[in-house]
RNA sequence: AUAGCAGACUUAUCUUAUCGACUUGUUUUGCAAGUAGGAAAGUCCGGACACCAAAGAGUACGCAUAGCGGAUAACAUCCGUCCAACGUGAGUUGAGGACCAGUGCAACAGAAAGAAUGUACAGUUAGGCUGUAGUGAAACCAGGUAAACUCUAUGCGGUGCAAUGCCAUGUAUAUUAGAGCUUAAGAGUUACUCGCUCGAUUCUAAAGGGUAGGCAGAUAGAUUCUAAGAGUAAUUUUAGAACUAGAUAAAUGAUAAGACUAGACAGAAUUCGGCUUAUUAGUCUGCUUUUUCU
Repeated sequence: AUAGCAGACUUAUCUUAUCGACUUGUUUUGCAAGUAGGAAAGUCCGGACACCAAAGAGUACGCAUAGCGGAUAACAUCCGUCCAACGUGAGUUGAGGACCAGUGCAACAGAAAGAAUGUACAGUUAGGCUGUAGUGAAACCAGGUAAACUCUAUGCGGUGCAAUGCCAUGUAUAUUAGAGCUUAAGAGUUACUCGCUCGAUUCUAAAGGGUAGGCAGAUAGAUUCUAAGAGUAAUUUUAGAACUAGAUAAAUGAUAAGACUAGACAGAAUUCGGCUUAUUAGUCUGCUUUUUCU
C1' cells in the first nucleotide's frame, strides 16, 4: 500500500425571526426547562407486574431442549471449550443423544438393494460353499438416513395493560322453562381423573333492561455514566454521580433567509433482556493474507 475478518459508535443537523402542539415547574395567561429509534418494526423466545388462587397429586396429549462447563431474573439468548464441515488465514456455521426397541426410504444401472440375489471366471470337502470381476452412492448374517416416523433423558399452569383496581351515574329483588336447597344442582383460567374450596334472594338456558363517564396502572427502572477490584470471557462486587417522552384518537410542526451537501430504513402507547428483518453515509479499535522499502 492492497484485500479481508471480528467488535463498537454516530446517523441529517445548525443559526436568526414569526406563529403553533404536549408535559413539568413557577413570582401564573407571562416566563423557564424538556419532548421518538438503532431498529421504535416483526410479535418469534424469555421475564417483571396483575388476576384466576384457596391445595394440591396423578395421567395423557401437546410443546420445548439435546457434546461439556459457565453467565443471567429467565431464555431456543450470551461466553468459553471439544468435535465436525468450510476457508491459505484472521474466522464462520452447527436442527452436536439413540439406527441391535420398532417401522420406513434409496431413481437409474445391475442377476440381485436385504436376513435378498446367483451374471462371468477361478477354486472346491461338489453344497452358490469360498474368492475375484462387473453395475451402483451403497452388494455376506451389509452399511447410510432420525432437518424420516419414532425412542431416550430433562423440563413446562393459563390469560394478558383492551391485564387489573377504585369512584360516580343508572336499571328490573321483573318474565318464561328446567334443576336444586347441606343426603348439594352448579362454579372454580391448558385437557382429563381424584382431592380440596365456595355454594341457596342458588344455578343453567332463553328473551329483555340499564351503563359505556372519570381516576389509577403510566414511567425512578433487573435504569444510565465514571472509577477501582475479581474473572480468559459472558458478567459481577464496591464507591460516587445523574434523572433521560408519557400522548389517550393520539403531542415535537409550519413559514422565510442562510449554512451544510450522504440523508437511507423509518414514529413510542405497560415495560425490560434477546432474536429476526429493513437500511444511507461514515468513524474508531484489534487481528489476518499478499506485495514493496528500510
Bacterial RNase P class A from a Bacteroidia bacterium, 294 nucleotides, folded computationally.
It matches the Rfam family "Bacterial RNase P class A". Gene Ontology terms of the family: tRNA processing, dimeric ribonuclease P complex and ribonuclease P activity. Rfam describes the family as follows. Ribonuclease P (RNase P) is a ubiquitous endoribonuclease, found in archaea, bacteria and eukarya as well as chloroplasts and mitochondria.
Its mean pLDDT, the model's own confidence on a scale to 100, is 76.